[in-house]
RNA sequence: GCCGUCGUAGUUCAACGGAUAGAACGAGGGAUUCCUAAUCCCUAGAUGCAGGUCCGACUCCUGCCGAUGGCA
Numbered sequence: 001g002c003c004g005u006c007g008u009a010g011u012u013c014a015a016c017g018g019a020u021a022g023a024a025c026g027a028g029g030g031a032u033u034c035c036u037a038a039u040c041c042c043u044a045g046a047u048g049c050a051g052g053u054c055c056g057a058c059u060c061c062u063g064c065c066g067a068u069g070g071c072a
Stems, first nucleotide, its partner, number of pairs: 001071007010025004018055001027043005048064005
C1' cells in the first nucleotide's frame, strides 16, 4: 500500500429495515439482618464520526477514525 471482518451501557453480548435499543454481570439507592454475606425491589447508564438512500436506518451505501486478520 491492497483486501476482508468488526466498532451498541463500566464489561460481555442481543436487536427481519418498523415496539420506548434489551439481557447478564457491574454501579447507586432501598427492604431484610444484631452485623456481614446471600436474597428481593427500585434507579441511572450505550448505537465510533460525518454524509447518503428510504415513509422509516443499530441494520443498507459512501468517506473518515479505531481494532483485528490476510496479502505484498
Annotation
RNAcentral holds the sequence, with entries from ENA. Transfer RNA from Candidatus Kaiserbacteria bacterium RIFCSPHIGHO2_02_FULL_54_22, 72 nucleotides, folded computationally. The source organism's lineage runs through Bacteria, Bacteria candidate phyla and Candidatus Kaiseribacteriota. The coordinates come from a structure-prediction model, not an experiment, and the mean pLDDT is 81. The same sequence occurs in records of 4 taxa.